[in-house]
Molecule: c-di-AMP riboswitch aptamer (ydaO/yuaA leader)
Organism: Candidatus Blastococcus massiliensis AP3
RNA sequence: UAACUGCCCGUGCCACACGGCCGGACGGACCGGGGACCCACCGUUCCCCUGGGGUGAAUCCCGCGUGAGCGCGACUGCGAGCACGCGGGUAGGGCGCCUUCCCGCCCGAACCCGUCAGCUAACCCGGUAGGCGGCGAGGAAGAACGG
Numbered sequence: 001u002a003a004c005u006g007c008c009c010g011u012g013c014c015a016c017a018c019g020g021c022c023g024g025a026c027g028g029a030c031c032g033g034g035g036a037c038c039c040a041c042c043g044u045u046c047c048c049c050u051g052g053g054g055u056g057a058a059u060c061c062c063g064c065g066u067g068a069g070c071g072c073g074a075c076u077g078c079g080a081g082c083a084c085g086c087g088g089g090u091a092g093g094g095c096g097c098c099u100u101c102c103c104g105c106c107c108g109a110a111c112c113c114g115u116c117a118g119c120u121a122a123c124c125c126g127g128u129a130g131g132c133g134g135c136g137a138g139g140a141a142g143a144a145c146g147g
Base pairs, nucleotide, nucleotide: 004028005027006026008024009023010022012021013020014019029128030127031126032125033124034123039118051116052113053112054111055110060089061088062087063086064085065084066083067082070079071078072077092107093106094105095104096103098142099141100140101139102138
């Protein structure tokens, strides 16, 4: 933490090996996604800007700058959004040896689907990894353990 597990297989690795590792097939378990009825949402509107969804804690807001379009307009200007960069906050998450609160510190990314997705029985699809350096062990109340 989904981050496991059973069995079998291998001109695979550990010189050999019944042991270990790695990889693969089929199961179990677990995680995530898609997918009816019912339910929920919507039911209205000309134009402009803007697709939407998923994994994940990783969202949203503000300021500055840049960029491509759009509108006003005819100015080396203004406006609403969008994208990117920087900065500051923030929903949320992690750590301080189990729990709660306080306090402190840190994170607040990235990727995927491809114009499509509310919920969702049956059913279908995908996944089961990564890391293991240093320092340190906050306060209160509990739990547990012991007497």